[in-house]
RNA sequence: GGGUCCGUGGUCUAGUGGUAUGACGCCACCCUUACAAGGUGGAGGUCAGCGGUUCAAUUCCGCUCGGACCCA
Numbered sequence: 001g002g003g004u005c006c007g008u009g010g011u012c013u014a015g016u017g018g019u020a021u022g023a024c025g026c027c028a029c030c031c032u033u034a035c036a037a038g039g040u041g042g043a044g045g046u047c048a049g050c051g052g053u054u055c056a057a058u059u060c061c062g063c064u065c066g067g068a069c070c071c072a
Base pairs, nucleotide, nucleotide: 001071002070003069004068005067006066007065010024011023012022018055026042027041028040029039030038048064049063050062051061052060
C1' cells in the first nucleotide's frame, strides 16, 4: 500500500428499515440476627464520528477514526 471483518449502557451481547434485547455489575426495597444466595423494582445508551438515501436508519451507501486478520 491492497483486501476482509468488527465498533451497541461500566463489561459482554441480541437486533438484515418502523419506540434498542438480555446477562453480569450498580442503586432501592423484601427476605435474614447479620452476610451471601434468592425475589421485586429502578437508574444507566449522542448504537465510534461526519455526510447521503428514505416518510422513517443501529440497520442501506460514501468518507473518516479505532481494533482484529490476510496478502504484498

Record summary: Predicted 3D model of a 72-nucleotide RNA (transfer RNA) from a Candidatus Iainarchaeales archaeon. The organism belongs to Candidatus Iainarchaeales, within Archaea. Model confidence (mean pLDDT): 83 of 100. RNAcentral holds the sequence, with entries from ENA.